[in-house]
RNA sequence: GGUGACGUAGUUCAAUGGUGGAGCAGGGGAUUGUCUAUCCUCAGGUUGCGGGUUCGAGUCCCGUCGUCGCCG
Repeated sequence: GGUGACGUAGUUCAAUGGUGGAGCAGGGGAUUGUCUAUCCUCAGGUUGCGGGUUCGAGUCCCGUCGUCGCCG
């Protein structure tokens, strides 16, 4: 230099173009003599960034940044 994959909650991951969810972690509560465990509940999102297409984009297209891999 060329090329491909990935980027979503604190973290690990989901999500047929049609209301962005789950596990763990965090707050509160129940249970318990105490802790652990278990159960209930709550909060947490500019879907890396900037544009485009569309009635509607996490999803499709372009650019860009980052990580990883491959080729030279």
Model confidence (mean pLDDT): 82 of 100. This is a predicted structure of a 72-nucleotide RNA (transfer RNA) from Haliscomenobacter hydrossis DSM 1100. Its Rfam family is "tRNA". Rfam links the family to the GO term triplet codon-amino acid adaptor activity. The same sequence occurs in records of 2 taxa. The gene name in the source record is tRNA-Asp-GTC-3-1. The RNAcentral record of the sequence draws on ENA, GtRNAdb and Rfam.